[in-house]
Context: one part of a larger RNA
RNA sequence: UGACGGGGACCCGCGCAAGCGGUGGAGCAUGUGGUUUAAUUCGAUGCUACGCGAAGAACCUUACCACCCCUUGACAUCUCGGUCGCGGACUUUGCAAUGGAAGUCUUUCAGUUCGGCUGGACCAAUGACAGGUGUUGCAUGGCUGUCGUCAGCUCGUGUCGUGAGAUGUUGGGUUAAGUCCCGCAACGAGCGCAACCCUCAUCCUUAGUUGCCAGCGGUUCGGCCGGGAACUCUAGGGAAACUGCCCGUGACAAGCGGGAGGAAGGUGGGGAUGACGUCAAGUCAUCAUGGCCCUUACGGGGUGGGCUACACACGUGCUACAAUGGCGGUGACAAUGGGCAGCGACCUCGCGAGGGGAAGCUAAUCUCAAAAAGCCGCCUCAGUUCAGAUUGGGGUCUGCAACUCGACCCCAUGAAGUCGGAAUCGCUAGUAAUCGCGGAUCAGCAUGCCGCGGUGAAUACGUUCCCGGGUCUUGUACA
Numbered sequence: 001u002g003a004c005g006g007g008g009a010c011c012c013g014c015g016c017a018a019g020c021g022g023u024g025g026a027g028c029a030u031g032u033g034g035u036u037u038a039a040u041u042c043g044a045u046g047c048u049a050c051g052c053g054a055a056g057a058a059c060c061u062u063a064c065c066a067c068c069c070c071u072u073g074a075c076a077u078c079u080c081g082g083u084c085g086c087g088g089a090c091u092u093u094g095c096a097a098u099g100g101a102a103g104u105c106u107u108u109c110a111g112u113u114c115g116g117c118u119g120g121a122c123c124a125a126u127g128a129c130a131g132g133u134g135u136u137g138c139a140u141g142g143c144u145g146u147c148g149u150c151a152g153c154u155c156g157u158g159u160c161g162u163g164a165g166a167u168g169u170u171g172g173g174u175u176a177a178g179u180c181c182c183g184c185a186a187c188g189a190g191c192g193c194a195a196c197c198c199u200c201a202u203c204c205u206u207a208g209u210u211g212c213c214a215g216c217g218g219u220u221c222g223g224c225c226g227g228g229a230a231c232u233c234u235a236g237g238g239a240a241a242c243u244g245c246c247c248g249u250g251a252c253a254a255g256c257g258g259g260a261g262g263a264a265g266g267u268g269g270g271g272a273u274g275a276c277g278u279c280a281a282g283u284c285a286u287c288a289u290g291g292c293c294c295u296u297a298c299g300g301g302g303u304g305g306g307c308u309a310c311a312c313a314c315g316u317g318c319u320a321c322a323a324u325g326g327c328g329g330u331g332a333c334a335a336u337g338g339g340c341a342g343c344g345a346c347c348u349c350g351c352g353a354g355g356g357g358a359a360g361c362u363a364a365u366c367u368c369a370a371a372a373a374g375c376c377g378c379c380u381c382a383g384u385u386c387a388g389a390u391u392g393g394g395g396u397c398u399g400c401a402a403c404u405c406g407a408c409c410c411c412a413u414g415a416a417g418u419c420g421g422a423a424u425c426g427c428u429a430g431u432a433a434u435c436g437c438g439g440a441u442c443a444g445c446a447u448g449c450c451g452c453g454g455u456g457a458a459u460a461c462g463u464u465c466c467c468g469g470g471u472c473u474u475g476u477a478c479a
Base pairs, nucleotide, nucleotide: 001479002478003476004475005474007473008472009471010470011469012468013467015463016462019427020426021425022424023423026319027318028317029316030315031314032313033312034310035309042053043052064305065304066303067302068301069300070299073129077128078127079125081123082122083121084120087106088105089104090103091102092101093100109119110118111117131294132293134292135291136290140288141287142283143282144281145279147277152191153190154189155188156187157186158167159166160165171182172181173180197271198270199269200268202239203238204237205236206235207234208233212228213227216226217225218224242265245259246258247257248256249255321420325379326378327377328376329375330374337368338367339366342361343360346357347356348355349354386417391412392411393410394409395408396407397406433455434454435453436452437451438450439449
């Protein structure tokens, strides 16, 4: 100087507390451990691995296993050799014709100093080499996680100290903040904080189609038509918030409490943004790369299998155990998005998944599209009109192909489950909870992931305690 303390003081965080909903019990989905296996490819392993890499394992992917096959190789550069596009004409072959084969000529693929001279494409050969998801993340770059969006981490000069180092950065206040004020042997500065960026919330303005419709006219009743440019909206520009104003408080400061006005008030909500560093953290399997290793194989191709196994254990989820519910009927109100080898209205067939036709749309135009929770009726506490696993049968679709191993539909079957031990997780407001919708990946496959909107709470006395962190201080036989 740090680190540590079941030392002290002060402060913060859904850390506790106060609340709401879960997990841990059940069934299933998914990941992992273990076991099994010819193989169940590899990596990730407290927090910071375990719906993670994987935003899609039937083949492919695929790296694994079995069998079969290749050896300058699936791919790159160099060396050497060979062949050059389309069309037309003629000749030969044939009794003749279409055609085929061979040959000659014609502007022979590009350039051309016209020379197989150079380049390009293909084929074959030789060796240099290729190739390796083989190994080392403890040789590395790059990228990433975590402490942590925590308020810290440093430097120059000066001063103090023999020196390590200290000071500044401590102190009194204050803040979300090393934020600001005051003081001070310090005075300044840098990386962080904040602001500048994006978005949501208000208003003005510009613009008015594919969007809108107040007033006017028409109407087949549909913004449908004429028309309108007000409104909604779209997307460009601008205004607006600064403790600016008032009162109180404070040290006359920074600030804090209350109030006015305002769409918004003290960082307005959300996002992007992650200091010096820590964990020899993670990744050699994104990529790049040093060393090492393989070279008729540890490289390459194919077929099939495996990654989907199953006594078990754990994590993350979905669905439930019902009446704030289930079923039937009814019928309003969203937002984000996607669409041409695509979305597919509408008609029609089918109980249905879906099939057959088919308009429109490269989309504010057409379409996916039905939003769902809502409201009305039945059920009346039961393993039930709860729950839906499992299994039998029949089908639909995608795809070369659904046996191992897809999703969906219909009929039948109806299991466990009556709210979950010890323990444990999330959340402070348009949040939790609950309800549906969209997208990426994708032929097909979503309870996962990433987004979108609808309905919409409860609670916070407080900081003693648990966890993590910051500042000062103290002890230390630790570095």